Transfer RNA from Aureliella helgolandensis, 71 nucleotides, folded computationally.
The source organism's lineage runs through Bacteria, Planctomycetota, Planctomycetia, Pirellulales and Aureliella.
RNAcentral records the identical sequence in 4 taxa.
Rfam family: tRNA. Rfam classes the family as a transfer RNA.
RNA sequence: GCGCCUAUGGUGUAGUGGUAACCCAUCUGCUUGCCAUGCAGAAAACGUGAGUUCAAUUCUCACUAGGCGCU
Numbered sequence: 001g002c003g004c005c006u007a008u009g010g011u012g013u014a015g016u017g018g019u020a021a022c023c024c025a026u027c028u029g030c031u032u033g034c035c036a037u038g039c040a041g042a043a044a045a046c047g048u049g050a051g052u053u054c055a056a057u058u059c060u061c062a063c064u065a066g067g068c069g070c071u
Base pairs, nucleotide, nucleotide: 001070002069003068004067005066006065007064010024012022013021018054026042027041028040029039030038047063048062049061050060051059
């Protein structure tokens, strides 16, 4: 320098044009004499910028970051 892959709550993963789900973690309440467990609930996320579309996490392009390969 070229090509390919990945980027989603604090963490690990689903989702693949119509609204974003689950586990763990955090917080609140119930349960208990206290803690733990258990139960119920809450907060919390689509890497950035454009394009296509009635509608984009999803499709296209560029960029950023990480990984792999070739030279």